The prediction has a mean pLDDT of 78. A computed fold for an 88-nucleotide RNA from a soil metagenome, annotated as Glycine riboswitch aptamer.
RNA sequence: CCGUCCGGGAGAGCUCGAGCGCAGCCAGCGCCCGGCGCCGAAGGGGCAACCUCCCCGGAACCUCUCAGGCAACAAGGACCGGACGGGA
Numbered sequence: 001c002c003g004u005c006c007g008g009g010a011g012a013g014c015u016c017g018a019g020c021g022c023a024g025c026c027a028g029c030g031c032c033c034g035g036c037g038c039c040g041a042a043g044g045g046g047c048a049a050c051c052u053c054c055c056c057g058g059a060a061c062c063u064c065u066c067a068g069g070c071a072a073c074a075a076g077g078a079c080c081g082g083a084c085g086g087g088a
Base pairs, nucleotide, nucleotide: 001086002085003084004083005082006081007080008079013036015035016034017033019031020030021029022028037070038069039068043066044064045063046062050058051057
């Protein structure tokens, strides 16, 4: 430095409309498509604080939201802790 496993891990509409299915008086639930509104901590882009006195190089939790994400659950999740393995 990289990887694996375990634990912790935030933010933001269960908003509007159409279709389909379940149900079937109303209502409700799910899937999917579109609209508007939002989030930033996978990834990606930008500036550049900083590393470092200079060049080269690297580069953020800042910034943009392309991607991703926005009830709960699940998944993902920068980063932190522990264990193990590999490389330099």